[in-house]
Parts: sequence; structure tokens; C1' cells
RNA sequence: GGACGUUCUCAGGGCGGGGUGCAAUUCCCCACCGGCGGUCACAGCCCGCGAGCGCCCCUUUUUCGAAAGGGGGUCAGCAGAUCCGGUGAAAUUCCGGGGCCGACGGUAUAGUCCGGAUGGAAGAGAACCGCC
Repeated sequence: GGACGUUCUCAGGGCGGGGUGCAAUUCCCCACCGGCGGUCACAGCCCGCGAGCGCCCCUUUUUCGAAAGGGGGUCAGCAGAUCCGGUGAAAUUCCGGGGCCGACGGUAUAGUCCGGAUGGAAGAGAACCGCC
């Protein structure tokens, strides 16, 4: 100085105006937001990852339909969405323009409100380190 490992810390933003209506931050017009790693160069929409839903397992309850709580993580089903022009050695990442996307439950139909969540986590950092 470094690998592995352990511990600790951190780790998501956004409805403002108008319209309709008994009722909408949910509909309509305009607005606003963009986790983590990678990629010859800076990415919501290129390649992956995460949370969430589903699925599977266990326990309890059961009106036998299911419900509640806990666990798993590849099982991978859902897991979204980009084009044109310019610069350049290099950009679906920059600049200009146009477009598109956003779990589940609740509620007048929600990316932006409330809830699970004072949760979890991709990952980032620090300390220690018997090994090199």
C1' cells in the first nucleotide's frame, strides 16, 4: 500500500394556476420531478441493479373462499419509456428541438396526496484487518 472479511454511517425528487363537478393536488388544459452501477464524454427512456407487485415456503386464524404475520431471492411473470439535427476522435449521455415513461393499497380515475415506511435497499463512504 492492497484483497477478503467485520463493524459503522449515509443512501429519492415533484401539483403552482385554470376548467368541469356534490365531490378530483386523481379527470381536462397548462405546470413540476428523475435512485444506484456501467458505458471512449455528463443518461429517467443504451446495458444492468434496487425498492414494490406477483410467485414459492412457514406459522396462526378460518365462514374453507381466504386473511394476517414471518421468511426466500432467481423463480423472473409485471419490472416503464427516445427520436431528429449540431459539435466532437468519441455522446440514444453534451447543445438545440420534438416526444415518451413512472409498483402496490386508499380515495372521483394519482409519477407529484395519504399508507405499508421511524421499513427495506441497489450502492457510496469510513474504520479495523491474524492474509498478500
A computed fold for a 132-nucleotide RNA from Paracoccus hibiscisoli, annotated as FMN riboswitch aptamer (RFN element). It matches the Rfam family "FMN riboswitch aptamer (RFN element)". Gene Ontology term of the family: FMN binding. Rfam's curators write: The RFN element is a highly conserved domain that is found frequently in the 5'-untranslated regions of prokaryotic mRNAs that encode for flavin mononucleotide (FMN) biosynthesis and transport proteins. It was read from a public genome assembly, where an Rfam model found it.